Predicted 3D model of a 74-nucleotide RNA (transfer RNA) from a Bacillota bacterium.
RNA sequence: UGAGGCGUCGCCAAGCGGUAAGGCAGCGGCCUUUGGAGCCGCCAUCCCUGGUUCGAAUCCAGGCGCCUCAGCCA
Repeated sequence: UGAGGCGUCGCCAAGCGGUAAGGCAGCGGCCUUUGGAGCCGCCAUCCCUGGUUCGAAUCCAGGCGCCUCAGCCA
């Protein structure tokens, strides 16, 4: 420098144009002799900026970051 892939809650991870599942952790509560067990509830607008659309995490453009491959210099 070029090509490809990825970027969703603190961590992992679904989603594939119709308004964000689940697990762990965390917080509140219940139960319990105790609890680090069990049960109930709560908990994200999706890397950034624009665009398309009635509607965008999902599509498009430009950035930023990470990974892989290739190349260049040494």

It was read from a public genome assembly. It matches the Rfam family "tRNA". From the family's description: Transfer RNA (tRNA) molecules are approximately 80 nucleotides in length. Rfam links the family to the GO term triplet codon-amino acid adaptor activity. The source organism's lineage runs through Bacteria, Bacillati and Bacillota.